Notes:
A computed fold for a 175-nucleotide RNA from a Halanaerobiales bacterium, annotated as glmS glucosamine-6-phosphate activated ribozyme aptamer. Its mean pLDDT, the model's own confidence on a scale to 100, is 78. It matches the Rfam family "glmS glucosamine-6-phosphate activated ribozyme aptamer". Rfam classes the family as a riboswitch. Rfam's curators write: This entry contains a glucosamine-6-phosphate activated ribozyme that is found in the mRNA for GlmS. GlmS is an enzyme that uses fructose-6-phosphate and glutamine to generate glucosamine-6-phosphate. It was read from a public genome assembly, where an Rfam model found it. The source organism's lineage runs through Bacteria, Bacillati, Bacillota, Clostridia and Halanaerobiales.
RNA sequence: AUAAUAAUUAUAGCGCCCGGACUUAGAUAUGCCCGUGACAGUAUCUAAGUUGACGAGGAGGGGGUUUAUCGAUCUUUCGGCGGAUGGCCCCCAGGCCUUUCCCUUCAGGCCUGAUGAAGUUAUUCUUGAAAGCUGGUAAGUGAUUACCGGAACAAAGAGAAUAAUAGACUGGGAA
Numbered sequence: 001a002u003a004a005u006a007a008u009u010a011u012a013g014c015g016c017c018c019g020g021a022c023u024u025a026g027a028u029a030u031g032c033c034c035g036u037g038a039c040a041g042u043a044u045c046u047a048a049g050u051u052g053a054c055g056a057g058g059a060g061g062g063g064g065u066u067u068a069u070c071g072a073u074c075u076u077u078c079g080g081c082g083g084a085u086g087g088c089c090c091c092c093a094g095g096c097c098u099u100u101c102c103c104u105u106c107a108g109g110c111c112u113g114a115u116g117a118a119g120u121u122a123u124u125c126u127u128g129a130a131a132g133c134u135g136g137u138a139a140g141u142g143a144u145u146a147c148c149g150g151a152a153c154a155a156a157g158a159g160a161a162u163a164a165u166a167g168a169c170u171g172g173g174a175a
Stems, first nucleotide, its partner, number of pairs: 014082004019078001020051011054071003060092007093112006100174004105168002119165009133150007
């Protein structure tokens, strides 16, 4: 240094790289008119390398299906492979809302690991953005990589408050 085994930690814009792009080295060709010889540059091939998603957010259980939410960015964050907490449908478990209260039946809508939360619509507030930019340090011939500071800027979702609004003569009970 490589391989195998075991354990621990981290990871879902998560992991990987045969395309592409870029860098270095070598070779070949070209490289204003005549001759000789060349430089830069360009093109091709070979080898080795670099790059190839910036954070926010997201899990009741099972099965199926599917190009799996949100915005930021110099938009190669191109392209490909694998994975994934998403969407939709069905079933199951425990619950919430539907206007005096409780239990029950049906219907509609919804919530789910702990705490909590849990109909629909609207408004207000809260919820550390990070990269990029910029000043540096270190490594490398280089493409680039890692780290330390500086000033910022989102959307969705979630939470809190307020307002409006949403069943049925199922059956029974209490006031």